[in-house]
Context: one part of a larger RNA
RNA sequence: GAACGAACGCUGGCGGCGUGCCUAACACAUGCAAGUCGAACGUGAAAGUCCUUCGGGAUGAGUAAAGUGGCGCACGGGUGAGUAAUGCGUAGAUAAUCUGCCUGGUGAUCAGGGAUAACAUCUCGAAAGGGGUGCUAAUACCGGAUAAGCCCACGGAGUCUUCGGACUCUGCGGGAAAAGGGGGGGACCUUCGGGCCUUCUGUCACCAGAUGAGUCUACGUACCAUUAGCUAGUUGGUGGGGUAAGAGCCCACCAAGGCGACGAUGGUUAGCUGGUCUGAGAGGAUGAUCAGCCACACUGGAACUGAGACACGGUCCAGACUCCUACGGGAGGCAGCAGUGGGGAAUUUUGCGCAAUGGGGUAAACCCUGACGCAGCAACGCCGCGUGAGUGAUGAAGGCCUUCGGGUCGUAAAGCUCUGUCAGAGGGAAAGAAAUGUGGGGCGCUAAUACCGUUACCACUUGACGGUACCCUCAAAGGAAGCACCGGCUAACUCCGUGCCAGCAGCCGCGGUAAUACGGAGGGUGCGAGCGUUGUUC
Numbered sequence: 001g002a003a004c005g006a007a008c009g010c011u012g013g014c015g016g017c018g019u020g021c022c023u024a025a026c027a028c029a030u031g032c033a034a035g036u037c038g039a040a041c042g043u044g045a046a047a048g049u050c051c052u053u054c055g056g057g058a059u060g061a062g063u064a065a066a067g068u069g070g071c072g073c074a075c076g077g078g079u080g081a082g083u084a085a086u087g088c089g090u091a092g093a094u095a096a097u098c099u100g101c102c103u104g105g106u107g108a109u110c111a112g113g114g115a116u117a118a119c120a121u122c123u124c125g126a127a128a129g130g131g132g133u134g135c136u137a138a139u140a141c142c143g144g145a146u147a148a149g150c151c152c153a154c155g156g157a158g159u160c161u162u163c164g165g166a167c168u169c170u171g172c173g174g175g176a177a178a179a180g181g182g183g184g185g186g187a188c189c190u191u192c193g194g195g196c197c198u199u200c201u202g203u204c205a206c207c208a209g210a211u212g213a214g215u216c217u218a219c220g221u222a223c224c225a226u227u228a229g230c231u232a233g234u235u236g237g238u239g240g241g242g243u244a245a246g247a248g249c250c251c252a253c254c255a256a257g258g259c260g261a262c263g264a265u266g267g268u269u270a271g272c273u274g275g276u277c278u279g280a281g282a283g284g285a286u287g288a289u290c291a292g293c294c295a296c297a298c299u300g301g302a303a304c305u306g307a308g309a310c311a312c313g314g315u316c317c318a319g320a321c322u323c324c325u326a327c328g329g330g331a332g333g334c335a336g337c338a339g340u341g342g343g344g345a346a347u348u349u350u351g352c353g354c355a356a357u358g359g360g361g362u363a364a365a366c367c368c369u370g371a372c373g374c375a376g377c378a379a380c381g382c383c384g385c386g387u388g389a390g391u392g393a394u395g396a397a398g399g400c401c402u403u404c405g406g407g408u409c410g411u412a413a414a415g416c417u418c419u420g421u422c423a424g425a426g427g428g429a430a431a432g433a434a435a436u437g438u439g440g441g442g443c444g445c446u447a448a449u450a451c452c453g454u455u456a457c458c459a460c461u462u463g464a465c466g467g468u469a470c471c472c473u474c475a476a477a478g479g480a481a482g483c484a485c486c487g488g489c490u491a492a493c494u495c496c497g498u499g500c501c502a503g504c505a506g507c508c509g510c511g512g513u514a515a516u517a518c519g520g521a522g523g524g525u526g527c528g529a530g531c532g533u534u535g536u537u538c
Base pairs, nucleotide, nucleotide: 001538002537003536004535006534007533008532009531010530013385014384015383016382017381018380019378020377021343026341027340028339030338031337032336035071036070037069040068041067043065048059049058050057051056078296079295080294087221088220089219090218091217092216093215094214097213098212102209103208104207105206106205107204108203109202110144112142113141119134120133121132122131123130124129150175151174152173154171155170156169157168158167159166160165180201181200182199183198184197185196188195189194222268223267224266229259230258231257234256235255236254237253238252239251240250241249271293272292273291274290275286276285277284278283298319299318300317301316302315321332322331323330324329349375351374352373353372357371358369359368360367361366388418389417390416391415398409399408400407401406422479424474425473426472427471428470432465437460438459439458440457441455442454443453444452482527483526484525485524486523487508488507489506493522494521495520496519497518503510504509
């Protein structure tokens, strides 16, 4: 000199864009943060309104609600405790692998069965929560059929090969699938539900793609040798098991290996990277915000479900802590967004909205979304603007200094002439909106003008921010300047007070009666809505 997620002191007008628990991965009151689908399925209210013969009926409404089932909950969001390598970065391998939803292609979607929740009823319990009996449905569950392709075993041929094997064609035997739902309809059939036709969607199997993930290899990746030896599943083999998949990953047996001064083992510290700061660079320091990867979710352990988890707002076990209890037993997990206590030098609102972007569910409308978009607080940072402009010498008054002549603050003020940024008042007023849906027009599908699909067409429909940005008008110099320093380094000097005292100080050093170094004043210098101090890095 530059920088900062800063803090502290004094001061403080406005706006834009960012940023905001670095400490206790300490404990958490309260609310919200993951649901959705009735076009998979069986049930199914009430308030209100209307009618009434006062019994009730209609509507609300097949709505709300709960349940079975499907998809999602493995994303998004948080934190950095652990981890010096099961991590990260770069480059590869997978002939050792998986991949829901999505895209393209091929072939199918036949025909049966038995339950169960909801519900009703009985019952146990203080509660949390159960138990018995009875009824019922499905795209829930189960057996059967079929098999283009797929899997397994045994053969044949070819191509490639890292010689381990891989791929293609083919023969024989064995094995594994499926589910329906919505809209419309001219004939024909009909038990009037439908069959049948058509269209959309779903389901199953297989081949590819895309995306995502698993595993492996090489190199790089902090300090300590005042850590020198470490290792029995240890190192390798054979045969098994296990996994989506190679492997001591696990097991039995056999061999005795494997690592290490090119730093093993042990200890300390630490999430890694793109980047960030500094520097001419080399380098040094760092890893907030944003982005990629990893790890974790009260602490420790475990598996279940699933395409994917050994799962932050799932389950089970153990532990600590907190809460409820009828003492028998139960409930909980903010390192999600706000917020509270505590710790600390120190870090914000228990806000608004799904209008946009994105995500989940759905055929869609739509619903959910503390992701996100916005607003609030904080000079915490960067950037911009303002606090007026011109003129004005009796060089006013006053302050300070003085050699008492004067000098200086100083064109500074006052006065005169103007301007109108910001703040204030009034008026106008956006972009961010593309969609979606409904109605109409065109095109396609179809037996069909229906349904459905599609469309650079037309109309209507959607804004939290917000009556915000922006524009115009009005009034008015009015409401808006401080902080540090002035001995040298280092830009800027005099007077008074004090008298090695009180004090200053980054270093050198000032102060013991003329202190440009302490304290005050006048003047000056520097920066300016900031200025200094402290801390840290280069």
This is a predicted structure of a 538-nucleotide part of an RNA (small-subunit ribosomal RNA, 5' domain) from an uncultured bacterium. RNAcentral holds the full RNA, with entries from ENA, Greengenes and SILVA. Its Rfam family is "Bacterial small subunit ribosomal RNA".